[in-house]
RNA sequence: CGCGGCGUGGCGCAGUUGGGAGCGCGCUGGGUUCAUACCCCGGAGGUCGCCGGUUCGAGCCCGGCCGCCGCAA
Numbered sequence: 001c002g003c004g005g006c007g008u009g010g011c012g013c014a015g016u017u018g019g020g021a022g023c024g025c026g027c028u029g030g031g032u033u034c035a036u037a038c039c040c041c042g043g044a045g046g047u048c049g050c051c052g053g054u055u056c057g058a059g060c061c062c063g064g065c066c067g068c069c070g071c072a073a
Stems, first nucleotide, its partner, number of pairs: 002071006010025004019056001027043005049065005
């Protein structure tokens, strides 16, 4: 240098006909308990890797760049 995959809350991921940003764990407030755990109810936390483009509208489509993993040499 070439090819492929991935990048989304603290962590692991979903979202693949373009229109609601979600799930589990964790964190936190309350309930329950003599108390802790389990369990139940609620909450916070994301400018979807960066820049630009297309579109009324982009996590999703297009271009460039960055990072990680793998393949070939």
Molecule: transfer RNA
Organism: Enhydrobacter sp.